[in-house]
RNA sequence: GCGCCCGUAGCUCAGCCGGAUAGAGCAUCGGAUUCCUAAUCCGAGGGUCGUGGGUUCGAAUCCCGCCGGGCGCA
Numbered sequence: 001g002c003g004c005c006c007g008u009a010g011c012u013c014a015g016c017c018g019g020a021u022a023g024a025g026c027a028u029c030g031g032a033u034u035c036c037u038a039a040u041c042c043g044a045g046g047g048u049c050g051u052g053g054g055u056u057c058g059a060a061u062c063c064c065g066c067c068g069g070g071c072g073c074a
Base pairs, nucleotide, nucleotide: 001073002072003071004070005069006068007067010026011025012024013023019057028044029043030042031041032040050066051065052064053063054062
C1' cells in the first nucleotide's frame, strides 16, 4: 500500500435483506426476604448505535469519506 472483518449501556454481546418506543445477561443503585450476610425475587438509572456526510417519508441497519482495533497478502 491492497483486501476482508469488527466498533451498539461500565463489561460481554443481540438487533444489521430500512418501519415506528434500541434490547439481553452481568455489574451499579433502591426495595422484599433474612438476626446479619450470601443466594433468590421485584424495580430503577444508564446509549448523541465510533465519527462526518449522502440516500429515503423514515437509517443502528443501505452508500461514501475519516478514525480506532483485528486478520490476510505484498
Molecule: transfer RNA
Organism: bacterium HR39